A computed fold for a 119-nucleotide RNA from Bacillales bacterium UBA2289, annotated as FMN riboswitch aptamer (RFN element).
Its mean pLDDT, the model's own confidence on a scale to 100, is 81.
Of the family's consensus pairs, 93% are formed in the model.
It matches the Rfam family "FMN riboswitch aptamer (RFN element)". Gene Ontology term of the family: FMN binding.
RNA sequence: AAAACACUUCAGGGCAGGGCGUAAAUCCCUACCGGCGGUAUAGUCCGCGAGCCUUUUUAAGGCACGAUUAGGUGAGAUUCCUAAACCGACAGUUAAAGUCUGGAUGGAAGAAGUAAUAU
Numbered sequence: 001a002a003a004a005c006a007c008u009u010c011a012g013g014g015c016a017g018g019g020c021g022u023a024a025a026u027c028c029c030u031a032c033c034g035g036c037g038g039u040a041u042a043g044u045c046c047g048c049g050a051g052c053c054u055u056u057u058u059a060a061g062g063c064a065c066g067a068u069u070a071g072g073u074g075a076g077a078u079u080c081c082u083a084a085a086c087c088g089a090c091a092g093u094u095a096a097a098g099u100c101u102g103g104a105u106g107g108a109a110g111a112a113g114u115a116a117u118a119u
Stems, first nucleotide, its partner, number of pairs: 001119001002117001006114005017029003031099002033088002035048004043086002051063005068084005090102003
């Protein structure tokens, strides 16, 4: 210097204003938000996480898993700049939810650190 193994900590944002209505933060107008790794800086590229089911439930297997174009700069950008778009798990609800409530004081992609020691 530094692998495996072990442990610790951390690890998601958002309905303001108006309309209709008995009733909507759920509909309509409009507003607002953008996890992790990779790559020229990414919600929309590539990969991953969150969900559900089954079993012999420390673990393994299966299912599900959204959305971008045009122009510009550049060696290089679906990532930057300009413009215009688009997307959003499950359960609940006096009325249909990316934004409310709940599973969740949970889990987790992963980030940082401690210790250790093969070499």